[in-house]
Molecule: transfer RNA
Organism: marine sediment metagenome
RNA sequence: GUCCCCAUAGCUCAAUGGAUAGAGUGAUGGCCUCCGGAGCCAUUGAUCCAGGUUCGACUCCUGGUGGGGACA
Numbered sequence: 001g002u003c004c005c006c007a008u009a010g011c012u013c014a015a016u017g018g019a020u021a022g023a024g025u026g027a028u029g030g031c032c033u034c035c036g037g038a039g040c041c042a043u044u045g046a047u048c049c050a051g052g053u054u055c056g057a058c059u060c061c062u063g064g065u066g067g068g069g070a071c072a
Stems, first nucleotide, its partner, number of pairs: 001071007010025004018055001026044006048064005
C1' cells in the first nucleotide's frame, strides 16, 4: 500500500428493515437472615462518528475513526 472481518449497557452476548433495543453478569437500594459474598424484589445503564436510501435503519449504502487478520 491492497483486501477481508469486527465495533450494542462497566463486562460477555442477542435483536427478518417494523411494539418502549433485550438477556446474563455487575453496580445501587430494599426485604429476609445470627451474619451475608446465599435467596427474593426494585432501580440503574448502550447501538463508534458523519452523511445517504427508506414511510421506517443496530440492520442496507458511502466516507471517517479504532481494533484484528491475509497478501505485498